[in-house]
RNA sequence: AGGCGCGUAGCUCAGGGGGAGAGCAUCACCUUGACGCGGUGAGGGUCUGGGGUUCAAAUCCCCACGCGCCUA
Numbered sequence: 001a002g003g004c005g006c007g008u009a010g011c012u013c014a015g016g017g018g019g020a021g022a023g024c025a026u027c028a029c030c031u032u033g034a035c036g037c038g039g040u041g042a043g044g045g046u047c048u049g050g051g052g053u054u055c056a057a058a059u060c061c062c063c064a065c066g067c068g069c070c071u072a
Base pairs, nucleotide, nucleotide: 001071002070003069004068005067006066007065010024011023012022013021018055026042027041028040029039030038048064049063050062051061052060
């Protein structure tokens, strides 16, 4: 320098045009003499940034940025 993949909750990830989600973690309550385990519930997101397409974009297109891999 070029090519490919990835970027979504604190962490690991799903979701591939119309409802933003799961597990773990955190908090509260129940349970226990207490802790842990277990049960119930809650909080937490400008979906990396900008532009474009569309009635509508986390999702499609372009550019940039970051990370990983490959080639030179």